This is a predicted structure of a 543-nucleotide part of an RNA (small-subunit ribosomal RNA, 5' domain) from a Candidatus Krumholzibacteriia bacterium. The coordinates come from a structure-prediction model, not an experiment, and the mean pLDDT is 84.
[in-house]
Context: one part of a larger RNA
RNA sequence: GAACGAACGUUGGCGGCGUGGAUUAGGCAUGCAAGUCGAACGCGAAAGCUUCCUUCGGGAAGUGAGUAGAGUGGCGAACGGGUGAGUAACGCGUGGGGAACCUGCCUUCGAGAGGGGGAUAACAUCCCUAACGGGGUGCUAAUACCGCAUGAAUCGGCAGGCCGCAUGGCUUGUCGGGAAAGGUGGCCUCUCCUUGGAAGCUGCCGCUCGAAGAUGGUCCCGCGUCCCAUUAGCUUGUUGGCGGGGUAACGGCCCACCAAGGCGACGAUGGGUAGCCGACCUGAGAGGGUGACCGGCCACACUGGGACUGAGAUACGGCCCAGACUCCUACGGGAGGCAGCAGUCGAGAAGCUUCGGCAAUGGGCGAAAGCCUGACCGAGCGACGCCGCGUGAGCGAUGAAGGCCCUUGUGGUUGUAAAGCUCUGUCAGAGGGGAGUAAAGCAGGGAAGCGAACAGCUUCCUUGUCUGAAAGUACCCUCAAAGGAAGCUCCGGCCAACUCCGUGCCAGCAGCCGCGGUAAUACGGAGGGAGCGAACGUUGUUC
Numbered sequence: 001g002a003a004c005g006a007a008c009g010u011u012g013g014c015g016g017c018g019u020g021g022a023u024u025a026g027g028c029a030u031g032c033a034a035g036u037c038g039a040a041c042g043c044g045a046a047a048g049c050u051u052c053c054u055u056c057g058g059g060a061a062g063u064g065a066g067u068a069g070a071g072u073g074g075c076g077a078a079c080g081g082g083u084g085a086g087u088a089a090c091g092c093g094u095g096g097g098g099a100a101c102c103u104g105c106c107u108u109c110g111a112g113a114g115g116g117g118g119a120u121a122a123c124a125u126c127c128c129u130a131a132c133g134g135g136g137u138g139c140u141a142a143u144a145c146c147g148c149a150u151g152a153a154u155c156g157g158c159a160g161g162c163c164g165c166a167u168g169g170c171u172u173g174u175c176g177g178g179a180a181a182g183g184u185g186g187c188c189u190c191u192c193c194u195u196g197g198a199a200g201c202u203g204c205c206g207c208u209c210g211a212a213g214a215u216g217g218u219c220c221c222g223c224g225u226c227c228c229a230u231u232a233g234c235u236u237g238u239u240g241g242c243g244g245g246g247u248a249a250c251g252g253c254c255c256a257c258c259a260a261g262g263c264g265a266c267g268a269u270g271g272g273u274a275g276c277c278g279a280c281c282u283g284a285g286a287g288g289g290u291g292a293c294c295g296g297c298c299a300c301a302c303u304g305g306g307a308c309u310g311a312g313a314u315a316c317g318g319c320c321c322a323g324a325c326u327c328c329u330a331c332g333g334g335a336g337g338c339a340g341c342a343g344u345c346g347a348g349a350a351g352c353u354u355c356g357g358c359a360a361u362g363g364g365c366g367a368a369a370g371c372c373u374g375a376c377c378g379a380g381c382g383a384c385g386c387c388g389c390g391u392g393a394g395c396g397a398u399g400a401a402g403g404c405c406c407u408u409g410u411g412g413u414u415g416u417a418a419a420g421c422u423c424u425g426u427c428a429g430a431g432g433g434g435a436g437u438a439a440a441g442c443a444g445g446g447a448a449g450c451g452a453a454c455a456g457c458u459u460c461c462u463u464g465u466c467u468g469a470a471a472g473u474a475c476c477c478u479c480a481a482a483g484g485a486a487g488c489u490c491c492g493g494c495c496a497a498c499u500c501c502g503u504g505c506c507a508g509c510a511g512c513c514g515c516g517g518u519a520a521u522a523c524g525g526a527g528g529g530a531g532c533g534a535a536c537g538u539u540g541u542u543c
Stems, first nucleotide, its partner, number of pairs: 001543004006539005013389006019382002026345003030342003035075003040072002043069001048063006082300003091225008101217002106213007114148001116146002123138006155176009182205006191198003226272003233263003238260004243255003275297004279290004302323005325336004353379001355378003361375001362373004392423004402414004406409001427484001429479005437470001441465010487532005492513003498527005508515002
């Protein structure tokens, strides 16, 4: 000098864009943060209103409404969001490999979807319990569950062919094993019953099997990745083999047996510290330091352990066990997990609103309308940072008054500074106008495709219409008015800026050198000056 997720002191007008719990991965009140689908399925209210009856207490029917609601089932909940505890490791980065692998939804292609069965929740009823919850009996549906049929591929056995890069890969024949589910619109061309409808035709969404792709993931390897040798030896599933188990898959990953190996001064082992990277800061560069925000990867979710479900988790807002802590309890037993968004307490030098909205972007579900979304978009708070703007401009010498200083006089300085005159109108204030963020969606018309079809559906074009949290915001115009808006540090040298008074090695200053003991440009005050300016200094840290 530059930089910062900064803090502290003094001061503080406006705006834009960023940024804001770095310490206790300490504890958490409250609300919200993951749902959705009735076009998979069976049930199914109430208030209110209307009518009727009434012993005036009430009852019934209709509507509300097949709505609310819970339940079965499907998809999602493994994404998105947070944190950096652990980890010195194939964790990360980079470059490769998988003839050792998986992949829901999506895309393309091929084939199929025949015919059956038995349950169960919800519900009803009975019971146990303080609660959380639980049990018995009875009924019922499905795209829930289970057989049978058909069946190419994959798979297993047997027999053969071709090839490679070692394990092996490809391929032919045969035997065995081996799947499925419907829903919702439209139509009458074909078939059946014949106004019309269907088991018929057709559109869409699904279902099953297979091949390929895409996406996402998993495994392996080379190289790189902090400090301590005042850590020098480490290792028994250890190193390798054979056989097996397990996995999507290779493998001591696990197991039995066999061998005695494996690593290490090119630093093993141990200890300390630490998430890694793109990047960021500094520097002419080489390098050094850092890993906040944003992006990629990893790890974690009260602590430790475990599996279940699933395409995917060993699962932040799932489950089980143990522990610590908090809460409820009828003392028998239960409930909980903010390192999601806000917010609270604590510790700390120190870090915000218990805000608005799904309008946009994106995500989940749904055929869609739509619903959900503290992701996100916005607003709020903080000079925390960067940037921009303003606090006025011109003229104005009786060089006013006052202050300060001196060589004490028509003295110097503050100083064009003020006053005064003439203007301007940024920002803040008041009033008026007013974008863009909006395209989708929905409705009508048209074209093309599927189709028997002028139904219907899909895509595209076009017309109309609806949708904005921020917010009447940005921006523009008008009005009034110099009016509301300047401080901080320094002045001995380094280093730009000097005098007076006070003090008298005192009080004090100080980054280094050093000042202060009676004329201190170094302490304190004043006048003056220098520097920067909505900031200026100090401290900390890095280069």

Its Rfam family is "Bacterial small subunit ribosomal RNA". Gene Ontology terms of the family: ribosome and structural constituent of ribosome. The RNAcentral record of the full RNA draws on SILVA.